[in-house]
RNA sequence: UCCUCGCCCCCUCGCAUCGAGAAGCUGCAAAUCCCGCCAGGUCCGGAAGGAAGCAACGGUAGUGGUGGAUUCGAGUGCCGAGGUAAGGCGGGGGCCA
Numbered sequence: 001u002c003c004u005c006g007c008c009c010c011c012u013c014g015c016a017u018c019g020a021g022a023a024g025c026u027g028c029a030a031a032u033c034c035c036g037c038c039a040g041g042u043c044c045g046g047a048a049g050g051a052a053g054c055a056a057c058g059g060u061a062g063u064g065g066u067g068g069a070u071u072c073g074a075g076u077g078c079c080g081a082g083g084u085a086a087g088g089c090g091g092g093g094g095c096c097a
Stems, first nucleotide, its partner, number of pairs: 001094008010083005015077002017074004024066005034059003042051003
C1' cells in the first nucleotide's frame, strides 16, 4: 500500500414488547332540570273524555370495562433475516521499501 474475513456502529424488514386506536359486546347512567311512556295523585269537565306530569320502567348524552381492524407510533430488544458507502476494533493474505 492493496485484497479479504469477523465483530461493532449504522440502515431496512420480520418478530416481540410497550403505547394509541374504529366497529362490535357489556356495566353504570341526567345529583344540576335530556327523551319516550307515564300507575298513583293533581288539574279541567255534569259526564264521556282531556291536560300537565312525579315515581317506576325503557332509552339517550356521558362514562367505566372488553375488544383490537390489511390500523398507527416508539430515545424499546443480550431476538431473527438482509444490507453495509464512510467510520471503529480484531484476524488472514499479497506486493513494495